[in-house]
RNA sequence: GGGGUUAUAGUCCAACCAGGCAAGACGACUGGCUCCAGACCAGUUGAUGGGAGUUCGAAUCUCCCUGACCCCA
Repeated sequence: GGGGUUAUAGUCCAACCAGGCAAGACGACUGGCUCCAGACCAGUUGAUGGGAGUUCGAAUCUCCCUGACCCCA
């Protein structure tokens, strides 16, 4: 220098190909239960790497940039 894969909540992960309310688990917080704590039950909380474009509508499609990993030179 060229090519490929990848980026979603504090952590893990689904939805992406085929555009249509961002799902689930753990965690955190509140309440119940308990003498207290844990476990258990109920509820709450918080996310699409950055920018631009296409579209009625973008996590998803297109372009640029950034990070990580791999291959070629």
Annotation
This is a predicted structure of a 73-nucleotide RNA (transfer RNA) from Candidatus Micrarchaeota archaeon RBG_16_36_9. The organism belongs to Microcaldota, within Archaea. Its Rfam family is "tRNA". It is annotated as a transfer RNA. The coordinates come from a structure-prediction model, not an experiment, and the mean pLDDT is 83.